[in-house]
RNA sequence: AUGAUGGCAUAGGGAGAGACUGUCUCAAGAAGACGGCGCCGAAGGAGUAAGCUCUGGUUAGAGUGAAUCUCUCAGGCAAAAGGACCUUUGCCGGACG
Numbered sequence: 001a002u003g004a005u006g007g008c009a010u011a012g013g014g015a016g017a018g019a020c021u022g023u024c025u026c027a028a029g030a031a032g033a034c035g036g037c038g039c040c041g042a043a044g045g046a047g048u049a050a051g052c053u054c055u056g057g058u059u060a061g062a063g064u065g066a067a068u069c070u071c072u073c074a075g076g077c078a079a080a081a082g083g084a085c086c087u088u089u090g091c092c093g094g095a096c097g
């Protein structure tokens, strides 16, 4: 100081994909446990391009390294809940100038 990035809270918005199936349990519920087959990408997690660093002295190797990209470990596949992300309001904080 017309207070950046950011953090917390608040309110609103917010996608995808079997209400699949076998056995068992039960408080009888679209519930739970253990399996089977299929699928989703937007909690979280993992991977990595440029760049940078190191080794080496060649067209290399190692490390580091972003995402809503890739994977699908976890999670999810009626509604509810959750939900990256976006926006509102308030607070914290104090970068440039």
Stems, first nucleotide, its partner, number of pairs: 006092004011087003018037001020036006038077003044073001045071003051064005
A computed fold for a 97-nucleotide RNA from Paenibacillus donghaensis, annotated as Glycine riboswitch aptamer.
Taxonomically the source falls in Paenibacillus (Bacteria, Bacillati, Bacilli, Paenibacillaceae).
It matches the Rfam family "Glycine riboswitch aptamer". Rfam links the family to the GO term glycine biosynthetic process.